A computed fold for a 350-nucleotide part of an RNA from an uncultured prokaryote, annotated as small-subunit ribosomal RNA, central domain. The full RNA is in RNAcentral, with records from ENA. It matches the Rfam family "Bacterial small subunit ribosomal RNA".
[in-house]
Context: one part of a larger RNA
RNA sequence: CUGGGCGUAAAGCGCGCGUAGGCGGCUUUGUAAGUCGGAUGUGAAAUCCCCGGGCUUAACCUGGGAACUGCAUUCGAUACUGCAGAGCUAGAGUAUGGUAGAGGGAAGUGGAAUUUCCGGUGGAGCGGUGAAAUGCGUAGAUAUCGGAAGGAACACCAGUGGCGAAGGCGAUUCUCUGGACCACUACUGACGCUGAGGUGCGAAAGCGUGGGGAGCAAACAGGAUUAGAUACCCUGGUAGUCCACGCCCUAAACGAUGGAUACUUUGUGCCGCGGGUAUCGACCCCUGCGGUGCAGGAGCUAACGCAUUAAGUAUCCCGCCUGGGGAGUACGGUCGCAAGGCUGAAACUC
Numbered sequence: 001c002u003g004g005g006c007g008u009a010a011a012g013c014g015c016g017c018g019u020a021g022g023c024g025g026c027u028u029u030g031u032a033a034g035u036c037g038g039a040u041g042u043g044a045a046a047u048c049c050c051c052g053g054g055c056u057u058a059a060c061c062u063g064g065g066a067a068c069u070g071c072a073u074u075c076g077a078u079a080c081u082g083c084a085g086a087g088c089u090a091g092a093g094u095a096u097g098g099u100a101g102a103g104g105g106a107a108g109u110g111g112a113a114u115u116u117c118c119g120g121u122g123g124a125g126c127g128g129u130g131a132a133a134u135g136c137g138u139a140g141a142u143a144u145c146g147g148a149a150g151g152a153a154c155a156c157c158a159g160u161g162g163c164g165a166a167g168g169c170g171a172u173u174c175u176c177u178g179g180a181c182c183a184c185u186a187c188u189g190a191c192g193c194u195g196a197g198g199u200g201c202g203a204a205a206g207c208g209u210g211g212g213g214a215g216c217a218a219a220c221a222g223g224a225u226u227a228g229a230u231a232c233c234c235u236g237g238u239a240g241u242c243c244a245c246g247c248c249c250u251a252a253a254c255g256a257u258g259g260a261u262a263c264u265u266u267g268u269g270c271c272g273c274g275g276g277u278a279u280c281g282a283c284c285c286c287u288g289c290g291g292u293g294c295a296g297g298a299g300c301u302a303a304c305g306c307a308u309u310a311a312g313u314a315u316c317c318c319g320c321c322u323g324g325g326g327a328g329u330a331c332g333g334u335c336g337c338a339a340g341g342c343u344g345a346a347a348c349u350c
Stems, first nucleotide, its partner, number of pairs: 004321003007304002012318001014201004021194003025088007033081002035077008049065006091191001092188004096183004103177003107173003110154001115149007125136002162169002206247006215241002220236004258317006266295011299306002323350003332343004
């Protein structure tokens, strides 16, 4: 080098964009670098191998041959790869007309509810639990009616429904904006796939500065429980949760399943768009494309299970794994305000 793997045993980067690199559709011409063939030169001797010879044999020594799978030069071959030229349209993209959507950013608006405050009614409890107590209440609570303030979240619709690369996204209006899908032609003409480094996004918690603060609630305090109770339960309650800007960069970031392309029996549901048939029309029926589920066949799998959304059959590219603990630790480097992140051992031990 070859050879094994990565859903659950160790192993898919959290997710995009993209540089280098790797790989790459159909036809044709040229070239002949890779590739293939011939010739010539060289490839020291010894060794190895084959056929002989010499020591009584062997080891050993020795003659000849083969080999030295290589390199260089040269003459050819042209299927495949490369390179150069010309062309094509099935990949990819653009245009046109439509469609669905919690996709993203900004601004405004709305109602229900909780809390607080003000006013009215009212008069002894309320609250809470397994049971209680702490707590609140005659300085008038709880309850109820009216009014006001403020913050956060948007019941029903709501659905193995939709959108997004992932994280994620759910009141409503307007505005700016990304992507997807379908139909029909037209256009460009391989412009493609992947992607080491790089770069951007990235839940929650956390950090910085300034706001905001209704509810909830780490820490904290009190009441219970208990042998104890630094908990579970209860009454309170501060950071935080919210906003703006800047950091952090982690997760059971999960489908524990990297991306792309092609192929491979079926049945059935839902979402988006179309065609045919039919109709007053929506349906029904047949059918095409894209998405999202369920059941199950071949095949695969250690089994569980996966099964046209593959974990099947293949190709290309990237990432990763190599016994458990030590340890995602130490050291070094690098990033960060910090917390810490990324990279990442060994001794020793079983």